[in-house]
RNA sequence: GCGCGUGUAGCUCAGUGGUAGAGCACAGUCCUGAUAAGACUGGGGUCGAAGGUUCGAUUCCUUCCACGCGCA
Repeated sequence: GCGCGUGUAGCUCAGUGGUAGAGCACAGUCCUGAUAAGACUGGGGUCGAAGGUUCGAUUCCUUCCACGCGCA
């Protein structure tokens, strides 16, 4: 340099055009003599960036950025 893949919550991931979710973690309450476990509730996201298509984009297209793999 070229090709391919990945980028979504603190972490691991789902979501293939119609209001962004799960598990773990975190906070609160209940429970307990006190922890742990358990139950319930809650907070937390400009979906890597910018543009384009569309009535509508995390999703489709283009460019860029970061990381990984391969080729030279």

Predicted 3D model of a 72-nucleotide RNA (transfer RNA) from a Candidatus Harrisonbacteria bacterium. Its Rfam family is "tRNA". About the family: Transfer RNA (tRNA) molecules are approximately 80 nucleotides in length. Gene Ontology term of the family: triplet codon-amino acid adaptor activity. The source organism's lineage runs through Bacteria, Bacteria candidate phyla and Candidatus Harrisoniibacteriota. Its mean pLDDT, the model's own confidence on a scale to 100, is 83.